[in-house]
Context: one part of a larger RNA
RNA sequence: CUGGGUUUAAAGGGUGCGUAGGUGGGUUGGUAAGUCAGUGGUGAAAUCCCCGAGCUUAACUUGGGAACUGCCAUUGAUACUAUCAGUCUUGAAUACCGUGGAGGUCAGCGGAAUAUGUCAUGUAGCGGUGAAAUGCUUAGAUAUGACAUAGAACACCAAUUGCGAAGGCAGCUGGCUACCCGAAUAUUGACACUGAGGCACGAAAGCGUGGGGAUCAAACAGGAUUAGAUACCCUGGUAGUCCACGCCCUAAACGAUGUCGACUAGUCGUUCGGAGCAGCAAUGCACUGAGUGACGCAGCUAACGCGUGAAGUCGACCGCCUGGGGAGUACGGCCGCAAGGUUAAAACUC
Numbered sequence: 001c002u003g004g005g006u007u008u009a010a011a012g013g014g015u016g017c018g019u020a021g022g023u024g025g026g027u028u029g030g031u032a033a034g035u036c037a038g039u040g041g042u043g044a045a046a047u048c049c050c051c052g053a054g055c056u057u058a059a060c061u062u063g064g065g066a067a068c069u070g071c072c073a074u075u076g077a078u079a080c081u082a083u084c085a086g087u088c089u090u091g092a093a094u095a096c097c098g099u100g101g102a103g104g105u106c107a108g109c110g111g112a113a114u115a116u117g118u119c120a121u122g123u124a125g126c127g128g129u130g131a132a133a134u135g136c137u138u139a140g141a142u143a144u145g146a147c148a149u150a151g152a153a154c155a156c157c158a159a160u161u162g163c164g165a166a167g168g169c170a171g172c173u174g175g176c177u178a179c180c181c182g183a184a185u186a187u188u189g190a191c192a193c194u195g196a197g198g199c200a201c202g203a204a205a206g207c208g209u210g211g212g213g214a215u216c217a218a219a220c221a222g223g224a225u226u227a228g229a230u231a232c233c234c235u236g237g238u239a240g241u242c243c244a245c246g247c248c249c250u251a252a253a254c255g256a257u258g259u260c261g262a263c264u265a266g267u268c269g270u271u272c273g274g275a276g277c278a279g280c281a282a283u284g285c286a287c288u289g290a291g292u293g294a295c296g297c298a299g300c301u302a303a304c305g306c307g308u309g310a311a312g313u314c315g316a317c318c319g320c321c322u323g324g325g326g327a328g329u330a331c332g333g334c335c336g337c338a339a340g341g342u343u344a345a346a347a348c349u350c
Base pairs, nucleotide, nucleotide: 004321005320006319008303012318014201015200016199017198021194022193023192025088026087027086028085029084030083031082033081034080035077036076037075038074039073040072041071042070049065050064051063052062053061054060091191092188093187094186095185097182098181100179103177104176105175106174107173108172109171110154114150115149116148117147118146119145120144121143125136126135162169163168206247207246208245209244210243211242216240220236221235222234223233258317259316260315261314262313263312266295267294268293269292270291271290272289273288274287276285277284278283299306300305323350324349325348332343333342334341335340
């Protein structure tokens, strides 16, 4: 170098955008760098290989041949790759029309619940548990009603639903904004795919500054349980949970399945579009595009299972894996306010 893998055995980067690089549609012509062919030169000797010779044989020595798969020059070939020039529309993109959605962001508004406060009714318990106790309550609690205040989350609708690159997104209304998809034309004419570095985004927890603080609740306190109980249960309760701005950059960041493209039986749902047939209509029937589910043929798989949204058959590019532990650790670098993150070993041991 070639050769194997990556859902669950080790292994898909958390996600996207994109630089270098790698790869790249149909067709015509030029060039001839790669490629292919011929010729010439060179490719020291020895070694290796073949046929011989010499020591009794062999090792060994030695003659000849072949080989030295390479390099240089030159003459040609032009299918493929490349390159230059032209052209095409099916890949890609744009315009026009229309739909869709918890996509993002900012502002306003709403009701239920909870807690607190005031007032009223009312009287002895309430609360909690397996059972209790701590706790609250005659300074009038719990319960019921009225009013007020506050913060957070949005029951039903709700779905194997929808949207988003992922993280994620759900009360209602509006402003701003991004996007998928469909239909039929028109325009550009390969403008494409992937993507080492790089940049951006990235749940929760955590950090900084300033607000806010209803609920819940690490820590903490008390009561129980228990041999003990630094727990599970109960009563409280602070950070936090919420907002603005700035950091952190990790997750079972999961479909444990990288992105893009092509091809390969069907059946049954569902979401959003499109056009057709029947019908006065409601609606029904058959079809089609994009998603999202349940089965299933071929095929694949160690099996489980996957199966047109592949884990099937192929192509392009990237990431990653190479026995268990030591260890995602030490050291060093980079990043961070810190917590720590990232890159990432070895000795030793089985």

Record summary: Predicted 3D model of a 350-nucleotide part of an RNA (small-subunit ribosomal RNA, central domain) from an uncultured bacterium. It matches the Rfam family "Bacterial small subunit ribosomal RNA". Gene Ontology terms of the family: structural constituent of ribosome and ribosome. The full RNA is in RNAcentral, with records from ENA.